Context: one part of a larger RNA
Order: sequence, then C1' cells, then structure tokens
RNA sequence: GACGAACGCUGGCGGCGUGCUUAACACAUGCAAGUCGAACGAGAAAGCCCUUCGGGGUGAGUACAGUGGCGAACGGGUGAGUAACACGUGGGCAACCUGCCCCAGAGAGCGGGACAACCCGGGGAAACUCGGGCUAAUACCGCAUGAUGCGUCUCCGCAUAAGCGGAGCCGCCAAAAGGUAGCUUCGGCCUCCGCUCUGGGAUGGGCCCGCGCCGGAUUAGCUAGUUGGUUGGGGUAAUGGCCCACCAAGGCGACGAUCCGUAGCUGGUCUGAGAGGACGAUCAGCCACACUGGGACUGAGACACGGCCCAGACUCCUACGGGAGGCAGCAGUGGGGAAUCUUGCGCAAUGGGCGAAAGCCUGACGCAGCAACGCCGCGUGGGGGAAGAAGGCCUUCGGGUUGUAAACCUCUUUCAGUAGGGACGAAGCUUCCGGGGUUAAUAGACUACGGGGUGACGGUACCUACAGAAGAAGCCCCGGCUAACUACGUGCCAGCAGCCGCGGUAAUACGUAGGGGGCAAGCGUUGUCC
Repeated sequence: GACGAACGCUGGCGGCGUGCUUAACACAUGCAAGUCGAACGAGAAAGCCCUUCGGGGUGAGUACAGUGGCGAACGGGUGAGUAACACGUGGGCAACCUGCCCCAGAGAGCGGGACAACCCGGGGAAACUCGGGCUAAUACCGCAUGAUGCGUCUCCGCAUAAGCGGAGCCGCCAAAAGGUAGCUUCGGCCUCCGCUCUGGGAUGGGCCCGCGCCGGAUUAGCUAGUUGGUUGGGGUAAUGGCCCACCAAGGCGACGAUCCGUAGCUGGUCUGAGAGGACGAUCAGCCACACUGGGACUGAGACACGGCCCAGACUCCUACGGGAGGCAGCAGUGGGGAAUCUUGCGCAAUGGGCGAAAGCCUGACGCAGCAACGCCGCGUGGGGGAAGAAGGCCUUCGGGUUGUAAACCUCUUUCAGUAGGGACGAAGCUUCCGGGGUUAAUAGACUACGGGGUGACGGUACCUACAGAAGAAGCCCCGGCUAACUACGUGCCAGCAGCCGCGGUAAUACGUAGGGGGCAAGCGUUGUCC
C1' cells in the first nucleotide's frame, strides 16, 4: 500500500459498487420453462337471460386436459473433482458435424392403417395402471417420381500417407403437409407462413498437434491394451487400442517417468521504479460438476441441475402390498463459523423461448430492501468578539494554560425536516382511430404522416418555497523508532508491550486527569499478500 474481511469503540447524509472465503452439510414453503387454436380431434361449469319447468340461449369453441411442433443442451448456480491438450497461445482436419438464420437451384403425385383424448369395464390406500371400442392431424407407414447426393469402375487435374476436385457408365438409398387472409365464373387464382432434397454461407461445436502451465528425489524406476502392426473387423459425425481377434516386443524415465501432496485455468487483481512476487471475490472467456456411483434413451445438439433407468446413503407418505424426493437457481430455514443480506416489486427497459401477430412465460434482467463492507462526495456552520469571564489543570503563588475557545452581536441555510410541482429512461411497441402511396382491390404488406395507449423504480431524481445554528464527532496515540508533557495514584504490585524495553516511593512507558499530536464518519486491533 492492498482486502469479498472480522473484532472493539463510535456513527449525520448521498452516489456507485460489494456481500457464506467455513459444511460440494441437510433442507420446510413459494416461485425459477414454457409456448403455439394460423398443425389436430374433442370440449365443460359457475354466472346471466328466456321457459310450456322438459329445456333453450349466452358464457364459448372460452377453461381444464390430450395428439403434434419448437424450446427445455440457452439462460442461472457452484469449484467438489481435475497437474490434464483442462486452460492459454499458435497451428492442423486431404479425418468431421451443425436445428433455427441467409443465398441459389429443384420438388411437393397417389394411397393406407393406427394411437391418445373420449366412451365402457376392471385393479390400487396412493402413485398410478390394465382390457375393450370410436376418431383427427403439419403424428406414423407404403408406392411413384427423383440428382449436382451415396457406392463400384474408367479417365483427367492436384497432392501424396491413406486422398481431394472434375467428367463419364452402372447400380443404390432417400422427400413432402399442410395452414392462413383475400378474390371467385365455385373450376380455381393469389398473399404470407410452413414442408422435402441438393449446393454454398454464417454461427456453434468435435478431434489432433507445437510451446507454456505448483511443490516433494526422505518418491527411481514405471508399463500388459502396455508399445507397434503394410493386418482383419467393430464402433463414431470423424482420426485413433477407442474396442476386439491375431502377430511382434515394445513404450516412458535424472531434459525427472511413476508415486505423493496441493490446485479449476485464463483475461486479470494487488504490490513494486521495474524485473519480479503473491492471488484468481465481483465482471468476461473456457472447463468440470448437479444427493453419491453407474448407464443409456430422445434429439441438430445431452450421457442432460429443476428428464429417464439401476444401485447406495438419507428424508417423507403408506391401508405394510407399495410409493415420493434431491435449492452448488431466487428468496428463505437449521447447522458449521470470527463472519456474509429480503421467504420484496416488475416484465416498463435489455436479452431469451414460443407464436404470423396480439401476446404469454422469464427469481435472466431491471429495480427496491438490509449491512460504514469498500471507494468517492458533502455536512456537523461563517464573520466579529479580551473584562483574556467562570470552571478545570498546573504553579516558583507572581502567574500560566484551556482560549476567540465560550458567552454575546451579526450572517447564511448545504444536508436532514415540512409543503408544492415533477421527470429522462418510450429510440421502441401497438389486431386502437385516422391519413398516404403500392395494387384490379375497400385483401395483404409498407409508411422518417398525425392522434390515442404503454414506467416496476416512483410522487423517486430534480426544481421551488418555509423555519431556525437549529438535528449531526468520534477514535487512537503522546519513552525512542514516531508528531505530541505535566500532575496525582500505584510501588517488580496492578499493569503495558510491534522491537528496544517500562514498573522494586518523585514512572513524560502502568491507571486517571488536564493539556497536546494524528486521522476523521470513522478510528484502532487482528489476519493475509506485496
């Protein structure tokens, strides 16, 4: 000097930040991932109105649920594990994938059978589940068409380790689905959104390599899928002992293998003139993990925090047969600890998911709350005022000092208080109203045209007015280092102390007082790093 600090004393305001470093301990409760009716079938009730009292209409094609699509692999948390191609940096893939998005080209023909929901019946305490029957689709399946796609072969070019690009022949696999507004002569036309295939792009990822990356030699040898194979096969999007069969006997190591300990890595942060040293909170990039261990499924993407299965520990429910759960998401609770916050408001903004859109969801995020935890700013008043008042302390008893300090006079009103006004953030968005051009069109789409609507923070910031110095100072130190001295008490006691050291009867070093010094809404102490 620094800190995610803690402790002691003290504490006025504001802005901006920061806030479980310990038990990756266990968790009550609420919320944190949904959305689409413009993919599909079905479809209530309350309430209100009418009624011939049977019911009908509206609510409403609304709610709840189901099929289907996209999302749920992002965002958010944590640092346990990991000394490793985990990370950083520079390269490689002629060994790869990429949903949504963009560009270009081509296509969408004909059929079929189901399964939920629903109805009926059964089992179960529950979680839930079984059987039968009906049904739709952008769900599923078959056929056709089909190439620049895939495979064998031939040729050319490039490159060489297998290969890559182009051309040709043959063979092969593989597609689809509709919805919607408008017009209509009801035949259809057309808008927008979707579907399939191919090529390219963009973005995101996967794999490989060079170099860098803590301590211990009181760890010196380690290794059997181990090392290699022109082998053969499996597996993957893809190379590869990644896995398997066979063959060979290799591979690593004092340039530190192996083992042990410690640790997420980086941009950076702190310190330092620098070189360097230490650290890796917040913010950003990457990695790893999601009660513990293992596994795969779905999918463009996971071996998947709020998905599934198995095993284990723990907790809960049970009718004892069987079930349910996973806060290292946001709050919050217990526990541990020197120690770390509200079970708040809002989707108004930014961003994300779904949707044609309106919109819905979003503890991401934006805000507010708590904490002097940190940094920064402001205030606790300004000027005058000597009879140098009183009081305190000291005294050589003359006086000195506190001290212009106070009183007193005068001025101001920041901040806090009260009252009134009152935002920016809304560039935007808008299935609200109107205008304009486009067009056959009063569809649709467009519009730097006007109006209306849309703010959690928040009656906040800010502005104005009012009153009155009014409400606002402490902490540490005073032997030397080190700035600041006397008195009394105590008597190697009580105590102080960072080092040297003070205290045994005049202690500037202990305790108190007066005075002084330093910093100041803080001041000291402790811990850690330079």

Model confidence (mean pLDDT): 81 of 100. Predicted 3D model of a 530-nucleotide part of an RNA (small-subunit ribosomal RNA, 5' domain) from an uncultured bacterium. Rfam family: Bacterial small subunit ribosomal RNA.